The prediction has a mean pLDDT of 77.
Predicted 3D model of RNase P RNA and transfer RNA as a complex of 413 nucleotides.
Rfam match: Bacterial RNase P class A. On this family, see Frank and Pace, Annu Rev Biochem 1998: "Ribonuclease P: unity and diversity in a tRNA processing ribozyme". Rfam describes the family as follows. Ribonuclease P (RNase P) is a ubiquitous endoribonuclease, found in archaea, bacteria and eukarya as well as chloroplasts and mitochondria. It is annotated as a ribozyme.
RNA sequence: UGAGUAAGCCGAAUGGUCGCGAGCAUACGCUCGAGGAAAGUCCGAGCACCACAGGGCAGGAUGCCGGAUAACGUCCGGUGAAGGCGACUUCAAGGAAAGUGCAACAGAGAGAUACCGCGAACCCCCUCGGGGGCCGUAAGGGUGGAAAGGUGAGGUAAGAGCUCACCAGCGGCCUGGCGACUCGUCCGCUAUGUAAACCCCAUCCGGUGCAAGGUUGAUAGGGAGUAUUUGUGGCGGCCCGUCACGCUCCGGGUAACCGCUUGAGCUCUGCGGCAACGCAGAGCCUAGAUAGAUGGCCAUUUAAGACAGAACUCGGCUUACAGGCUUGCUCACCAU
RNA sequence: GGCGGUAUAGCUCAGUUGGCUAGAGCAACCGGUUCAUACCCGGUUUGUCGUUGGUUCAAAUCCGACUACCGCUACCA
Numbered sequence: 001u002g003a004g005u006a007a008g009c010c011g012a013a014u015g016g017u018c019g020c021g022a023g024c025a026u027a028c029g030c031u032c033g034a035g036g037a038a039a040g041u042c043c044g045a046g047c048a049c050c051a052c053a054g055g056g057c058a059g060g061a062u063g064c065c066g067g068a069u070a071a072c073g074u075c076c077g078g079u080g081a082a083g084g085c086g087a088c089u090u091c092a093a094g095g096a097a098a099g100u101g102c103a104a105c106a107g108a109g110a111g112a113u114a115c116c117g118c119g120a121a122c123c124c125c126c127u128c129g130g131g132g133g134c135c136g137u138a139a140g141g142g143u144g145g146a147a148a149g150g151u152g153a154g155g156u157a158a159g160a161g162c163u164c165a166c167c168a169g170c171g172g173c174c175u176g177g178c179g180a181c182u183c184g185u186c187c188g189c190u191a192u193g194u195a196a197a198c199c200c201c202a203u204c205c206g207g208u209g210c211a212a213g214g215u216u217g218a219u220a221g222g223g224a225g226u227a228u229u230u231g232u233g234g235c236g237g238c239c240c241g242u243c244a245c246g247c248u249c250c251g252g253g254u255a256a257c258c259g260c261u262u263g264a265g266c267u268c269u270g271c272g273g274c275a276a277c278g279c280a281g282a283g284c285c286u287a288g289a290u291a292g293a294u295g296g297c298c299a300u301u302u303a304a305g306a307c308a309g310a311a312c313u314c315g316g317c318u319u320a321c322a323g324g325c326u327u328g329c330u331c332a333c334c335a336u
Numbered sequence: 337g338g339c340g341g342u343a344u345a346g347c348u349c350a351g352u353u354g355g356c357u358a359g360a361g362c363a364a365c366c367g368g369u370u371c372a373u374a375c376c377c378g379g380u381u382u383g384u385c386g387u388u389g390g391u392u393c394a395a396a397u398c399c400g401a402c403u404a405c406c407g408c409u410a411c412c413a
Base pairs, nucleotide, nucleotide: 001332002331003330004329005328006327007326008325009324010323012301013300014299015298016297017296018295020033021032022031023030024029035307039318040317042316043315044314045313046312047209048208049207050206054240055239056238057237059205060204061203062202063201064078065077066076067075068074079093080091081090082089083088094200095199099198100197101194102193103192115141116140117137118136119135122133124132125131149167150166151165152164153163154162168190169189170188171187172186174184176181213258214257215256222250223249224248225247226246231245232244233243234242252412253411254410265284266283267282268281269280270279271278272277337409338408339407340406341405342404343403346362347361348360349359355393364380365379366378367377368376386402387401388400389399390398
């Protein structure tokens, strides 16, 4: 200098002016006022009500190991596998030797198989060659995504882990590690794939969501149908158990206040930890609308432009994003 | 705001233990019939299975993400 890789940050600023929402103030007025994703609503919680959230079945979710956390399907650190020269990246990564199902077409055969081929003895046909039958054989051909360890040697009628050497894989004992797992020796074995098919194992899960729920008030406990051995609701699928109450439709009334923002909160410093994170101290208050505020214009900064906009609140994930900045590391080339 | 569902031919819909070239009706087109049109008869065409990534030998079907559309939902008595 070029190429790459990983992590993080900003997402207009300042001044003037005209407005909007909230709080404070007698008043002039003062203070505060969208995001990194406020989004999708995909996970996990707080909070509220239903019974303290009950029992069983069904159902659902997660899935290498250890840790973090209020919790998680998230995060951190490892293990293994795959990719890359490398920095580094990616992985829904338990069990297929518990059982069941499926593997279309092709092919002889898909969990066992004899189509071609190879082959000694025997039997039959028969002309001594040869053909057929019976039997053995998975080394070779061909089909397929996949044909049951690979290569070599021995062995055999022909062959075959049938035997041996090396290699590959699986299981077991021992060593190291908290563990996933791993080094090496020995022993046994050669077992198809699929669990984002059923299933098995381990762990976890009650339901409904602020339109939850509470307070105060107003109106007509009006009309129709249906049930009374039952039915409806809490309770979503079923059974039990328990509590409450008649239920459905039509008609009528109200849409005011609380919940509503101080919270697993933010910033800085120190300490512990590889890290996620935790502990201690100091400081700070930073939207709360309910037809729904957070905007418009001018000036300067070369230009002001991306995705987008709170609606009970947090922790994550995922998706969208103009432009810009910082740091670590890797590779190649050049110069000293 | 919250919750639930759907997407297959121009239209309305089928399509299940994942497997042969994804089907049906209507419509459209061509031919026949008729003097001509309709009815009728015969035939033909039409699909990135909403988009995209993954699992698998193989995906409309199974799993994830995204897009578009639809439905339900206040309180009192």